Formats: sequence, structure tokens, C1' cells
RNA sequence: GAUAGAGGCGCGUCUUUCAUCAGUAACCCAUGCCAGACUGCCAGGUCGCCUACGUAUGGAAGAAAGGGAAAGUCGCCGAAGGCAGAUUGGCUGGCAGCCGUUUGCCUGGUUGCAGCUCCAAAAAGGACUGUAACUGUCAUCAUGCAAUUAGUGAUGGAGAGCUAUC
Repeated sequence: GAUAGAGGCGCGUCUUUCAUCAGUAACCCAUGCCAGACUGCCAGGUCGCCUACGUAUGGAAGAAAGGGAAAGUCGCCGAAGGCAGAUUGGCUGGCAGCCGUUUGCCUGGUUGCAGCUCCAAAAAGGACUGUAACUGUCAUCAUGCAAUUAGUGAUGGAGAGCUAUC
């Protein structure tokens, strides 16, 4: 350098079903109020100002996305996730924002707890921060002992790592 592997409630995509979203939003009717309303902002445009947009109440009617659980499929083991910056790409006329691309940095993995935050409702659902435990790997030390055996214990490091073969 190449190839092949290991960690485990392992990572990510997609599909199906179920509950939730929610008796919520849209649409229609009645009554009342009203000159403004429509996206986070600007511009522009559209609708409307007694031919009532919009809004409140009531009636009728009635979803979906995202998030969640289960099952299955596919690709895998920096799998993947996050933070910051850039962007002559897209949403869009502009800014913000989102998606994509790219640069740098962080995280071995899982789980619990706490704080804070996100989502068109909520969540132990997600993100971030801290903390604790478990677990895999390597190194050092001790024990083990024919021995640098297997194993066990302690401490520490990080996946650009570890193991095997060439």
C1' cells in the first nucleotide's frame, strides 16, 4: 500500500401497517364586526372596501405533511451524525431561511439522567451541552502462571483507529 473482517438494542435509506396529528386546517351556510387581507421582511401582484377580502361565534363537513411504534428491504462499519465558513447552483425579484455542493473541526458505539432548543399538537421524538453506566479496541501496569497464555482488575488514548492475509 492492497484485500477481507470485528464491535451491537450498531449506522443510514426505502416500503407497508397502526396510533397520533384532529374533529384540527381547507371548502359551504347563518349571524355579528370590519378596511384592509394574502410569506418572516421589502418590492410587486392578487382579492376587497355594503357585490364584504378578512375576522369571531354557531352549524354542516372533514383531510394531509412532518414527527412516533412495529415489520420488512437495501446499502454499509466515519457506517453516520453534528458545528462553523464558503457557494458564479435551486426554491425567488431581493434579504433572511431551506435544500444541494464544498472546506475545516468534533464524535469508537449504545443507554439513562439533567438543562436548553426544534417541530402547524405532544413526546424519554430529534439536535446541542453536561454527567453517569455498559460495551468493543489498543497501550501500560498488576494478577494469573512453564509463559508478555487464556482470563480478571486498574489507568489512559482514539476510528486517519483495531485484527487477519498478501